The RNA shown here (c-di-GMP-I riboswitch aptamer) has 84 nucleotides and comes from Desulfovirgula sp. The coordinates come from a structure-prediction model, not an experiment, and the mean pLDDT is 88. The sequence was found by an Rfam model in a public genome assembly. Of the family's consensus pairs, 95% are formed in the model.

RNA sequence: AACCGAUAAAGGCAAACCUCUCGAAAGAGUGGGACGCAAAGCUACGGGUCUAAGGCAUUUUGCUAUGAUCGCCGGGCUGCCGGU
Numbered sequence: 001a002a003c004c005g006a007u008a009a010a011g012g013c014a015a016a017c018c019u020c021u022c023g024a025a026a027g028a029g030u031g032g033g034a035c036g037c038a039a040a041g042c043u044a045c046g047g048g049u050c051u052a053a054g055g056c057a058u059u060u061u062g063c064u065a066u067g068a069u070c071g072c073c074g075g076g077c078u079g080c081c082g083g084u
Base pairs, nucleotide, nucleotide: 002084003083004082005081012037013036017032018031020029021028022027035071041077042076043075045074046073047072048069049068050067054064055063056062057061
């Protein structure tokens, strides 16, 4: 430096659900809680998905991201331990 995660250790993160707060919503944050995770660390860059306030339209509705998701996949950057 590259690849790998069998074993072990030090530890780390925290789904659902519940509380409170923020948000139009999707969702996010705090505390509790653990389904899982070797990048479940960071990044909306590509694709996907969710929402549709505002805008537009043929206005019981439809379309639309400038909103959200990296714990949907891929890419980029960084990193602990061990093995080859």